[in-house]
């Protein structure tokens, strides 16, 4: 570089609880069936949700940038 079937050693944490934030989407901690090889990190394009707008939320939806773990393979 390539793959992710298969082992191990670890990460991560969707529904749902619980507290606290926030008009809300949704966030932050704590538990945690599902699942995730980038379910790491950037809201950069686009979908999508919330707002009466102003403007936000989402990266566990798709893409795109940065970086990485373990195993095979070249």
């Nucleotide at each position: 570089c390539c793959u992710g079937a298969a082992a191990a050693g670890g990460g991560c944490a969707c529904a749902c609880c619980c507290a606290c934030c926030g008009c809300a989407a949704g966030g932050u901690g704590g538990g945690g069936c599902c699942g995730c090889a980038a379910a790491g990190c950037c809201g950069c394009g686009g979908a999508u949700c919330c707002g009466u707008a102003a403007g936000g939320a989402c990266u566990g939806c798709c893409g795109g940038g940065c970086u990485g773990c373990c195993a095979g393979g070249u």
The RNA shown here (c-di-GMP-I-GGC riboswitch aptamer) has 74 nucleotides and comes from a Candidatus Acetothermia bacterium. The model forms 95% of the base pairs in the Rfam consensus.